Predicted 3D model of an 84-nucleotide RNA (transfer RNA) from an Actinomycetota bacterium. It was read from a public genome assembly. The coordinates come from a structure-prediction model, not an experiment, and the mean pLDDT is 80. Lineage of the source: Bacteria > Bacillati > Actinomycetota. Its Rfam family is "tRNA". Rfam links the family to the GO term triplet codon-amino acid adaptor activity. About the family: Transfer RNA (tRNA) molecules are approximately 80 nucleotides in length. Their secondary structure includes four short double-helical elements and three loops (D, anti-codon, and T loops). Further hydrogen bonds mediate the characteristic L-shaped molecular structure. tRNAs have two regions of fundamental functional importance: the anti-codon, which is responsible for specific mRNA codon recognition, and the 3' end, to which the tRNAs corresponding amino acid is attached (by aminoacyl-tRNA synthetases). tRNAs cope with the degeneracy of the genetic code in two manners: having more than one tRNA (with a specific anti-codon) for a particular amino acid; and 'wobble' base-pairing, i.e. permitting non-standard base-pairing at the 3rd anti-codon position.
RNA sequence: GUCGGAGUGGCGGAAUUGGCAGACGCGCUAGACUAAGGAUCUAGUGCCCGUAAGGGUGUGGGGGUUCAAGUCCCCCCUCCGACA
Numbered sequence: 001g002u003c004g005g006a007g008u009g010g011c012g013g014a015a016u017u018g019g020c021a022g023a024c025g026c027g028c029u030a031g032a033c034u035a036a037g038g039a040u041c042u043a044g045u046g047c048c049c050g051u052a053a054g055g056g057u058g059u060g061g062g063g064g065u066u067c068a069a070g071u072c073c074c075c076c077c078u079c080c081g082a083c084a
Base pairs, nucleotide, nucleotide: 001083002082003081004080005079006078007077010026011025012024019067027045028044029043030042031041032040046057047056048055049054060076061075062074063073064072
């Protein structure tokens, strides 16, 4: 340089005929249990604003298509692989 693959919460990782983003697990927080801890059980857990109700924003970055994009198209960034 050419071709292909990947990038989603704090971490791993789902969601592919384009139709509720974050299922599920780990971690963390609070509570129960315990003398205390571990294990187990219950509830919660993206970020920002707000006392709250609620609102905004969010799939590496930017743009496009569409009623609707993590998903399709274009450019860029990072990582991995193959070829040269």